[in-house]
RNA sequence: ACUGAAUAUUAAGCGCCAGAACACCUUUGGGUGUUGACGAGGUGGAGGUUAAUCGAAGAUUCGGCGGAUGCCUCCCGGUUGAGCUACGACCGUGAAAGAGCCCACAAAACCGAAAAGCGAUUUUCGGGACAAAAGGUUCGGGUGCGAUUUU
Numbered sequence: 001a002c003u004g005a006a007u008a009u010u011a012a013g014c015g016c017c018a019g020a021a022c023a024c025c026u027u028u029g030g031g032u033g034u035u036g037a038c039g040a041g042g043u044g045g046a047g048g049u050u051a052a053u054c055g056a057a058g059a060u061u062c063g064g065c066g067g068a069u070g071c072c073u074c075c076c077g078g079u080u081g082a083g084c085u086a087c088g089a090c091c092g093u094g095a096a097a098g099a100g101c102c103c104a105c106a107a108a109a110c111c112g113a114a115a116a117g118c119g120a121u122u123u124u125c126g127g128g129a130c131a132a133a134a135g136g137u138u139c140g141g142g143u144g145c146g147a148u149u150u151u
Stems, first nucleotide, its partner, number of pairs: 014066004019062001020035006038055003044075006076092005083145002086143002098139005110127007
């Protein structure tokens, strides 16, 4: 250094690379490398499933594989205008959808510099910005039993 086994740790714009592009070497057969998603936001439990939210950037953030907080069903839980029970609907502990108004925050890209490498490129630092969803507020939700009050 390679291979096998065991143990531990480690991710969610996360991991990987065989198409593709690029670099070096070459006996011109090919070999070895590099690139391959910028942040914000998102997890009740079990099972299933796959093109799983928002914007920024714009030459590959292309293409492929796997996973994932998405979605569906069930269970549990919350809300549904005193209370109770069941059903229904919408949601997930900040627990209706929807609509109007208000409103906060980012990193890459960009510019400059340093280090590593033959190189493609990689890592780090400095500078100056710019989002949307989110969030707040107002409106906004059944059936049945049926207390109290008012007309």
Record summary
GlmS glucosamine-6-phosphate activated ribozyme aptamer from a Bacillota bacterium, 151 nucleotides, folded computationally. The coordinates come from a structure-prediction model, not an experiment, and the mean pLDDT is 76. Rfam family: glmS glucosamine-6-phosphate activated ribozyme aptamer. It is annotated as a riboswitch. The model forms 85% of the base pairs in the Rfam consensus.